[in-house]
Context: one part of a larger RNA
RNA sequence: CUGGGCGUAAAGGGUUCGUAGGUUGUUAUGUAAGUUGGCUGUGAAAGCCCCGGGCUCAACCUGGGAUGGUCAGUCAAAACUGCGUGACUAGAGUAUAGUAGAGGGGUGUGGAAUUUCCGGUGUAGCGGUGAAAUGCGUAGAGAUCGGAAGGAACACCAGUGGCGAAGGCGGCACCCUGGACUAAUACUGACACUGAGGAACGAAAGCGUGGGGAGCAAACAGGAUUAGAUACCCUGGUAGUCCACGCCGUAAACGAUGUCAACUAGCUGUUGGUUCUUUUAAAGAGUCAGUGGCGCAGCUAACGCAUUAAGUUGACCGCCUGGGGAGUACGGUCGCAAGAUUAAAACUC
Numbered sequence: 001c002u003g004g005g006c007g008u009a010a011a012g013g014g015u016u017c018g019u020a021g022g023u024u025g026u027u028a029u030g031u032a033a034g035u036u037g038g039c040u041g042u043g044a045a046a047g048c049c050c051c052g053g054g055c056u057c058a059a060c061c062u063g064g065g066a067u068g069g070u071c072a073g074u075c076a077a078a079a080c081u082g083c084g085u086g087a088c089u090a091g092a093g094u095a096u097a098g099u100a101g102a103g104g105g106g107u108g109u110g111g112a113a114u115u116u117c118c119g120g121u122g123u124a125g126c127g128g129u130g131a132a133a134u135g136c137g138u139a140g141a142g143a144u145c146g147g148a149a150g151g152a153a154c155a156c157c158a159g160u161g162g163c164g165a166a167g168g169c170g171g172c173a174c175c176c177u178g179g180a181c182u183a184a185u186a187c188u189g190a191c192a193c194u195g196a197g198g199a200a201c202g203a204a205a206g207c208g209u210g211g212g213g214a215g216c217a218a219a220c221a222g223g224a225u226u227a228g229a230u231a232c233c234c235u236g237g238u239a240g241u242c243c244a245c246g247c248c249g250u251a252a253a254c255g256a257u258g259u260c261a262a263c264u265a266g267c268u269g270u271u272g273g274u275u276c277u278u279u280u281a282a283a284g285a286g287u288c289a290g291u292g293g294c295g296c297a298g299c300u301a302a303c304g305c306a307u308u309a310a311g312u313u314g315a316c317c318g319c320c321u322g323g324g325g326a327g328u329a330c331g332g333u334c335g336c337a338a339g340a341u342u343a344a345a346a347c348u349c
Stems, first nucleotide, its partner, number of pairs: 003321004007303002012317001014201004021194003025088007033081002035077007042069001049065006091191001092188004096183004103177007110154001115149007125136002162169002206247006215241002220236004258316006266294012298305002322349003331342004
């Protein structure tokens, strides 16, 4: 390289958009680049292969034949692919009417709780643990009542519930805004799928500047525990956690399962629509879109998956190739840095 693979053995890119490229619905007609056939030319000789001949045989020599091509030209064919023209509506999209939703951004606002401060009542403890101690408290703590400040998070509702491409999203109101689904018609007429590079988004931690700082809490300090205890437990506590703007670009970024399309037994729960039946009932039957539990065929090394496939196929991308060395070194690119990304070899088993 080929082959074989990628849920758990090595292997799906964190996610989306999209350039080149690859692939691409039905139908008529033209063309003849690919494709197929005929003919002509050419594919030196030697060699290989076949049939003969000559050295006593053989090796060897020699005669004839056959074979050999992404080849060139020419004539023809028109199914398939391509290209041109015309048409179509089943893919895709647009319009109309509705529906559900923690989808996103901004502004405002609410109550509970923690903490601190002020004041009242009140007296000796509080706190904490396995047990303690550090700590707080007669300068009046803890408890309790009233008031004030400030920050952060939104109990119940709440649900293998919902929305979002993923990361993720949860008090309430308003403003701006993206997407999805359903029903019936009308319209456009292949406008599609995937997507190397590229671009955008991307938890937490971390970084820069300026704010903010209630609670929590790396580091740090003290008290315990212990042989020791740079820990687990306790008392404190700074970055940080929060906001604005700008970086970083990584995660067990997981369904450890790429995207799109078609096909292949069922049963049952649930969310959002919708149609029908006598809407007499929270009723029944059907259908579309999501999300769960089982289960047949089939697949799988097994576990398991099983119309939300890991089944049967097609299109395109990414990735793997024994363990360690190593996701490291060097070089490049990016970054303020931390580092990220691309990515070996010697050696060794």
Molecule: small-subunit ribosomal RNA, central domain
Organism: uncultured prokaryote